This is a predicted structure of a 74-nucleotide RNA (transfer RNA) from a Bacilli bacterium. The coordinates come from a structure-prediction model, not an experiment, and the mean pLDDT is 80. The sequence was found in a public genome assembly. NCBI's taxonomy places the organism under Bacteria, Bacillati, Bacillota, Bacilli.
RNA sequence: GUCCUAGUAGCUCAGUUGGAUAGAGCGAUAGCCUCCUAAGCUGUAGGUCGGGGGUUCAAUUCCCUUCUAGGACG
Numbered sequence: 001g002u003c004c005u006a007g008u009a010g011c012u013c014a015g016u017u018g019g020a021u022a023g024a025g026c027g028a029u030a031g032c033c034u035c036c037u038a039a040g041c042u043g044u045a046g047g048u049c050g051g052g053g054g055u056u057c058a059a060u061u062c063c064c065u066u067c068u069a070g071g072a073c074g
Stems, first nucleotide, its partner, number of pairs: 001073007010026004019057001028044005050066005
C1' cells in the first nucleotide's frame, strides 16, 4: 500500500434477505427470604447500535467516507 473481519449496556455477546417498545448472561442496585452472610426469588437503572453523510415512508441492518482493533498478501 491492497484486501478481509470485528466495533451494540460497566464486561462477554445475540439480533440485521430494512418495519412496531433494541435484547440475553454476568455485573450494579432495591426489595423478599435468612439470626447474619452466601445462595435463591422478584423488580429497577444503564444504549447517540464507533463517528459523519446518503438512500428510504422507515436504517443497528443497505451505500459512501472516516476512526479503532485484529488478520492475510506484498